[in-house]
RNA sequence: GGGGCCAUAGCUCAGCUGGCAGAGCACUCGGUUUGCAUCCGAGAGGUCGCCGGUUCGAUCCCGGCUGGCUCCA
Numbered sequence: 001g002g003g004g005c006c007a008u009a010g011c012u013c014a015g016c017u018g019g020c021a022g023a024g025c026a027c028u029c030g031g032u033u034u035g036c037a038u039c040c041g042a043g044a045g046g047u048c049g050c051c052g053g054u055u056c057g058a059u060c061c062c063g064g065c066u067g068g069c070u071c072c073a
Base pairs, nucleotide, nucleotide: 001072002071003070004069005068006067007066010025011024012023013022019056027043028042029041030040031039049065050064051063052062053061
């Protein structure tokens, strides 16, 4: 220098052809217990890496950039 993959909640990741953003763990509160843990219920937490484009509408499609992994040179 060139190719490929990835970037979504604090962490690990879903989101199959564009239409209300989710799960598990963690966190907070409540119930259960003498208490803790377990278990049960509820809740909070997101500019979907950034900038543009297409579209009535973009996490999703297109271009560029940044960062990570990897292959080639």

Background
Transfer RNA from a Thermoleophilaceae bacterium, 73 nucleotides, folded computationally. Model confidence (mean pLDDT): 81 of 100. It matches the Rfam family "tRNA". Rfam classes the family as a transfer RNA. Rfam describes the family as follows. Transfer RNA (tRNA) molecules are approximately 80 nucleotides in length.